[in-house]
Predicted 3D model of a 118-nucleotide RNA (SAM riboswitch aptamer (S box leader)) from a Flavobacteriales bacterium. The coordinates come from a structure-prediction model, not an experiment, and the mean pLDDT is 81.
RNA sequence: AUGUUAUCAAGAAAGGUGGAGGGAUUAGACCCUUUGAAACCUUAGCAACCCUUUAUUCGUAAAGAAGGUGCUAAAUUCUACUUAAACGGUGUUCAUUGCUGUUUUGGAUAGAUAACUA
Numbered sequence: 001a002u003g004u005u006a007u008c009a010a011g012a013a014a015g016g017u018g019g020a021g022g023g024a025u026u027a028g029a030c031c032c033u034u035u036g037a038a039a040c041c042u043u044a045g046c047a048a049c050c051c052u053u054u055a056u057u058c059g060u061a062a063a064g065a066a067g068g069u070g071c072u073a074a075a076u077u078c079u080a081c082u083u084a085a086a087c088g089g090u091g092u093u094c095a096u097u098g099c100u101g102u103u104u105u106g107g108a109u110a111g112a113u114a115a116c117u118a
Stems, first nucleotide, its partner, number of pairs: 003116006013043005021032003026080004044072003049068002051064005076110001081107002084104007
């Protein structure tokens, strides 16, 4: 790097170095930031994927936190593509109906993390 599976509205910050950006990418919105951004270091914490113990109907459940990761503003900050519903605008038709806007719900795409992987 590729793929598979699972999770992503919960939770958890202080100090030092640093010195202007940051919130993954594109666009828009919004937000954080000189009362100090990113990055790095130290300590602390959260969670429980791997892990440990016990039970097991072998599916899993409960407890734990030494070790490997991860994480510690805002839902993965929100929207974008799409299904359905509600409300509205507009065009056409005898009629069925077309296009489109907003909101809500579900899904997809993309992304993050873990475990495994030719």